RNA sequence: AACAGAUAAAGGCAAACCUGCCGAAAGACAGGGACGCAAAGCUAUAGGGCCUUUCUGAAAGCAGAAUGGCAGCCUGGCCGCCGAU
Numbered sequence: 001a002a003c004a005g006a007u008a009a010a011g012g013c014a015a016a017c018c019u020g021c022c023g024a025a026a027g028a029c030a031g032g033g034a035c036g037c038a039a040a041g042c043u044a045u046a047g048g049g050c051c052u053u054u055c056u057g058a059a060a061g062c063a064g065a066a067u068g069g070c071a072g073c074c075u076g077g078c079c080g081c082c083g084a085u
Base pairs, nucleotide, nucleotide: 005082012037013036017032018031019030020029022027035072041078042077043076046075047074048073049070050069051068053066054065055064056063057062
């Protein structure tokens, strides 16, 4: 210097649920709380997928277009702690 992902150490994040708050909803944010996570850090203007609302196809289903969202659904991109050997 590079590498793996440990029955190591330090430090980190925080699902469901509850409370508050924003929102039309999905969902976000703050506090509590831990199911889990080696990228559960960033990226939704990289691709796919899912959710939401509106519109169109007479209605439902389904499909398409648009709105907002999910990075803790997958792949990709960017950046990064420790480190057995």
Molecule: c-di-GMP-I riboswitch aptamer
Organism: Syntrophomonadaceae bacterium